[in-house]
Context: one part of a larger RNA
RNA sequence: CGUAGGAAACUUGAGAAAAUCCAAUCCUAGUACGAGAGGACCGGAUUGGACGCACUUCUGGUGUUGCAGUUGUCAUUUCAAUGGCAUCGCUGCGUAGCCAUGUGCGGAAAGGAUAAGCGCUGAAGGCAUCUAAGCGCCAAGCCCAUUUCAAGAUAUGGUUUCCCCAAGAUCCCCAGCAGACCACUGGGUUGAUAGGUCGCGUGUGUACAGGUUGCAAAAUCUUCAGCAGAGCGAUACUAAUGAUCUUAUGG
Numbered sequence: 001c002g003u004a005g006g007a008a009a010c011u012u013g014a015g016a017a018a019a020u021c022c023a024a025u026c027c028u029a030g031u032a033c034g035a036g037a038g039g040a041c042c043g044g045a046u047u048g049g050a051c052g053c054a055c056u057u058c059u060g061g062u063g064u065u066g067c068a069g070u071u072g073u074c075a076u077u078u079c080a081a082u083g084g085c086a087u088c089g090c091u092g093c094g095u096a097g098c099c100a101u102g103u104g105c106g107g108a109a110a111g112g113a114u115a116a117g118c119g120c121u122g123a124a125g126g127c128a129u130c131u132a133a134g135c136g137c138c139a140a141g142c143c144c145a146u147u148u149c150a151a152g153a154u155a156u157g158g159u160u161u162c163c164c165c166a167a168g169a170u171c172c173c174c175a176g177c178a179g180a181c182c183a184c185u186g187g188g189u190u191g192a193u194a195g196g197u198c199g200c201g202u203g204u205g206u207a208c209a210g211g212u213u214g215c216a217a218a219a220u221c222u223u224c225a226g227c228a229g230a231g232c233g234a235u236a237c238u239a240a241u242g243a244u245c246u247u248a249u250g251g
Base pairs, nucleotide, nucleotide: 001152005163006162007161008160009159010158011157015149016148017147018146021049022048023047024046025045026044027043033038051106052105053104054103055102059100060099061098062097066093067092068091069090070089071086072085073084074083075082076081111143112142117137118136119135120134168245169244170243171242172188173187174186175185176184193239194238195237196235197234198233199232200231202228203227204226209222210221211220212219213218
């Protein structure tokens, strides 16, 4: 820009893409078969491998924004307490998020037309013949079916609702588990969108200071303390200020 007015939702599906796997064990059955050795078709059940999709409750990894321990050195005058640097200095744990080695799920089933093949009836050709007329069965393959996208499918589809100085949308702003940018999604005071604060969860592991014991290093009590990122809630304290666009060959 188009889809003969402008919008907001919900849809149909022409078409496109993805997927389609394999094995073992048990039963049937030590049956059919076979002298024996051995050992089934068909049918049923279960489990596993690889692959794929999603997720993070569990098990783990990471977690350079959390906590603690500790070495050297410099600084805050000094003690104590802290901070900087040294691969996050090193080390031990670890929330959210992300992830797999973890968890859940998937391949199914049914139908249609067939290939090779197997048949029925049956002539040409008094017989025979699956074929010439006619009618069946049959494959992981084909078409459906399953999942996803999908009306620029210009053959431009359908339904519902709203609007006529509107409906609606945008810039801008606060953000996001959305994201390279754009886009998308939530919110913009008639507000919980983000930050802060408070509470909870969770992590670390018992802070500083003081008391007591000890010559001291230290131990112990106050103290499952203190501190804390992303999690879950509450709360307008802070920031969401402002500025625009649209339109008629229709009704």
Background: A computed fold for a 251-nucleotide part of an RNA from a metagenome, annotated as large-subunit ribosomal RNA, domain VI. The full RNA is in RNAcentral, with records from SILVA. The coordinates come from a structure-prediction model, not an experiment, and the mean pLDDT is 85.